[in-house]
Parts: sequence; C1' cells; structure tokens
RNA sequence: AUCUGAAAAAGGCAAAUCCGCCGAAAGGCGGAGACGCAAAAUCACCGGUCUACCGGGCAUUGGCCCUACGACAGCGGGAUUGCCGGA
Repeated sequence: AUCUGAAAAAGGCAAAUCCGCCGAAAGGCGGAGACGCAAAAUCACCGGUCUACCGGGCAUUGGCCCUACGACAGCGGGAUUGCCGGA
C1' cells in the first nucleotide's frame, strides 16, 4: 500500500418507541432505549425516496394537483478519512 472480516480484544455508534425542544412538514437536536452496524464516520456529486412553507395551476370554502430552494449518508453508487485482527 492492497485485499479481507472466521475467531478475538479494546472501545464506538444507536432502529423502533417514549419524553423535551426546534421545524409548515419531511425531519433534526438532547435524554431514555437497543433493532442492528466494521465505516451506522464525513460529503447531497449521481440515481432513488420523503415532505410541500413559499410559488404556480384547478376549484371555491371541504380542498386537490405540480414544484426543492427543505430532508434522508441506517436506500444504492461515488468521493474522503479511520480502530482492531488476518492475508
């Protein structure tokens, strides 16, 4: 440096759910909690997914549709960095 995760050690992260706060929402943050994770660390570059405040269209008082500039890195790919063991 590359490949790899069978066994092991030291540690790490934390799904659902509940509580509080922020947000129009998706969702985020903190606490509790562990389904899982060897990149479940970082980055929205590509695809995908979610939401739709503003804006646009329809409708006309019930609302419906479109739209990312919002979000998801624990959906896949890519980029960058990294612990331990093995080859």
The prediction has a mean pLDDT of 87. A computed fold for an 87-nucleotide RNA from a Desulfuromonadales bacterium, annotated as c-di-GMP-I riboswitch aptamer. Its Rfam family is "c-di-GMP-I riboswitch aptamer". Rfam describes the family as follows. GEMM was predicted in a large-scale screen for bacterial structured RNA regulatory elements. Of the family's consensus pairs, 95% are formed in the model. Lineage of the source: Bacteria > Pseudomonadati > Thermodesulfobacteriota > Desulfuromonadia > Desulfuromonadales. It was read from a public genome assembly, where an Rfam model found it.